[in-house]
Context: one part of a larger RNA
RNA sequence: GGAUGAACGCUGGCGGCGUGCCUAACACAUGCAAGUCGAACGGGAAUCUUCGGAUUCUAGUGGCGGACGGGUGAGUAACGCGUAAGAAUCUAACUUCAGGACGGGGACAACAGUUGGAAACGACUGCUAAUACCCGAUGUGCCGCAAGGUGAAAACUAAUUGGCCUGAAGAAGAGCUUGCGUCUGAUUAGCUAGUUGGUGGGGUAAGAGCCUACCAAGGCGACGAUCAGUAGCUGGUCUGAGAGGAUGAGCAGCCACACUGGGACUGAGACACGGCCCAGACUCCUACGGGAGGCAGCAGUGGGGAAUUUUCCGCAAUGGGCGAAAGCCUGACGGAGCGAUGCCGCGUGCGGGAUGAAGCACCUUCGGUGUGUAAACCGCUGUCAGGGGAUAGAAACACUGAUCAUCCCCAGAGGAAGGGGCGACUAACUCUGUGCCAGCAGUCGCGGUAAUACAGAGGCCCCGAGCGUUAAUC
Numbered sequence: 001g002g003a004u005g006a007a008c009g010c011u012g013g014c015g016g017c018g019u020g021c022c023u024a025a026c027a028c029a030u031g032c033a034a035g036u037c038g039a040a041c042g043g044g045a046a047u048c049u050u051c052g053g054a055u056u057c058u059a060g061u062g063g064c065g066g067a068c069g070g071g072u073g074a075g076u077a078a079c080g081c082g083u084a085a086g087a088a089u090c091u092a093a094c095u096u097c098a099g100g101a102c103g104g105g106g107a108c109a110a111c112a113g114u115u116g117g118a119a120a121c122g123a124c125u126g127c128u129a130a131u132a133c134c135c136g137a138u139g140u141g142c143c144g145c146a147a148g149g150u151g152a153a154a155a156c157u158a159a160u161u162g163g164c165c166u167g168a169a170g171a172a173g174a175g176c177u178u179g180c181g182u183c184u185g186a187u188u189a190g191c192u193a194g195u196u197g198g199u200g201g202g203g204u205a206a207g208a209g210c211c212u213a214c215c216a217a218g219g220c221g222a223c224g225a226u227c228a229g230u231a232g233c234u235g236g237u238c239u240g241a242g243a244g245g246a247u248g249a250g251c252a253g254c255c256a257c258a259c260u261g262g263g264a265c266u267g268a269g270a271c272a273c274g275g276c277c278c279a280g281a282c283u284c285c286u287a288c289g290g291g292a293g294g295c296a297g298c299a300g301u302g303g304g305g306a307a308u309u310u311u312c313c314g315c316a317a318u319g320g321g322c323g324a325a326a327g328c329c330u331g332a333c334g335g336a337g338c339g340a341u342g343c344c345g346c347g348u349g350c351g352g353g354a355u356g357a358a359g360c361a362c363c364u365u366c367g368g369u370g371u372g373u374a375a376a377c378c379g380c381u382g383u384c385a386g387g388g389g390a391u392a393g394a395a396a397c398a399c400u401g402a403u404c405a406u407c408c409c410c411a412g413a414g415g416a417a418g419g420g421g422c423g424a425c426u427a428a429c430u431c432u433g434u435g436c437c438a439g440c441a442g443u444c445g446c447g448g449u450a451a452u453a454c455a456g457a458g459g460c461c462c463c464g465a466g467c468g469u470u471a472a473u474c
Base pairs, nucleotide, nucleotide: 001474002473004471006470007469008468009467010466013346014345015344016343017342018341019339020338021304026302027301028300030299031298032297035064036063037062040061041060043058044057045056046055047054048053071257072256073255080182081181082180083179084178085177086176089174090173091172094170095169096168097167098166099165100164102136103135104134105133111126112125113124114123115122116121141150142149143148183229184228185227190220191219192218195217196216197215198214199213200212201211202210232254233253234252235251236247237246238245239244259280260279261278262277263276282293283292284291285290310336312335313334314333318332319330320329321328322327349380350379351378352377359371360370361369362368363367384415386410387409388408389407390406393404394403418463419462420461421460422459423444424443425442429458430457431456432455433454439446440445
């Protein structure tokens, strides 16, 4: 000198764009953050009714989605990440191609009845529908040398579209393997029994000690194993001429986690943040028998801390889920609010004006010098802020704007300047007070009676809605 997710002190007019719990992955009141489909299904309710039915709503069955989006960085020194390659794999929805959709059956919710419980939530009996479930047939598929075995479907509409099943391919996604790279400590030198390899068996979508039985005795290590400490990794960011050093906030990719630990279920996909089960800690309810909960989602609260925001508006745009669609949902997102937290822009007037006014400060020969064109005074302008009004636009065939932006008019210099410094480094000097005191200080050092170094004043210097200080970093 640069730079910061900064904080602190003094000060503070406006706008644009960013950014804002770095600490306790501490605990959380309240609201919202994932639903949707009646064009899968039976029922119920309301309204209308030409009494045929129609419309709307929906608890339940069923489908798709809740594995995305959003948060956090605790753990992890690892094929976790980065990069380059690879083979033994899977993939719902989407696209393309090929083939098919035949025949039959039995249930379970809802509902009704009975009944248990304080509640949460159940139990029994009976009825019923489906694109829910099951069986048979067929089946280019799969297994097998072959014989042979195994293995699908769902209807609806006036129709189109759409939907169902099987196979092949694509796209996109995911799992797995390997080379290389990836912090510190040797005051950590030996580590390892599923350990290293083989065979049989099992398991997975898939290779493999992934698991298991048996057999062998291997495997790793000063090119640093093991152990310990620290840490999410990267694109990047900051700095630097570069090499390098530091760093990983925001944005983007990957990983990991979701009160702590463990487990599986469902599913194309999870061992699942707002799903389930068990254990634990904590909080809450209870009729004491038993139950409920998980903000590292958005706001917000307490706590910790030097320190970090609104319990806001809207689905208008972009994107996502569901739906044939209308549409519904969306604290993603778009916006507004708060904070000089950062960067950038603008303003706090402009021109004239010498009795060089007064005041203040200094010198002093008592007359000067500085503040200083500064003020007063005269003329002018109207950015921003303030008040009033208006229309197109950001948007697609149409409809639709939370918010933002644009234009016009009004008044009037009014509402808008501070902070640090002045011994040298280092730009900027005098007076007064103090008297090794009070104090200053980044370093050197100032202060013991004329202190440009302390304190005040006048003046000056630097920067300016900021200026200084502190912290860590190049």